This is a predicted structure of a 72-nucleotide RNA (transfer RNA) from a Spirochaetales bacterium. Rfam family: tRNA. Rfam describes the family as follows. Transfer RNA (tRNA) molecules are approximately 80 nucleotides in length. Its family is annotated with triplet codon-amino acid adaptor activity in the Gene Ontology. The source organism's lineage runs through Bacteria, Pseudomonadati, Spirochaetota, Spirochaetia and Spirochaetales.

[in-house]
RNA sequence: GCCGAAAUAGCUCAGGGGUAGAGCGACGCUCUCGUAAAGCGUAGGUCGUGAGUUCAAUUCUCACUUUCGGCU
Numbered sequence: 001g002c003c004g005a006a007a008u009a010g011c012u013c014a015g016g017g018g019u020a021g022a023g024c025g026a027c028g029c030u031c032u033c034g035u036a037a038a039g040c041g042u043a044g045g046u047c048g049u050g051a052g053u054u055c056a057a058u059u060c061u062c063a064c065u066u067u068c069g070g071c072u
Base pairs, nucleotide, nucleotide: 001071002070003069004068005067006066007065010024011023012022013021018055026042027041028040029039030038048064049063050062051061052060
């Protein structure tokens, strides 16, 4: 230099046009003599940035940023 992939909750990830979810973690409650485990509940997201398409974009298109991989 060229090509490709990824970026979504504190962490690991799903969701591929119509109000954003799971597991783990955090917090609260129940249970227990107490702790752990278990059960129930709550909070936590400008969906990397900026444009474009669309009635509507996390989702489609383009550029950029960062990370990872391949080729030279």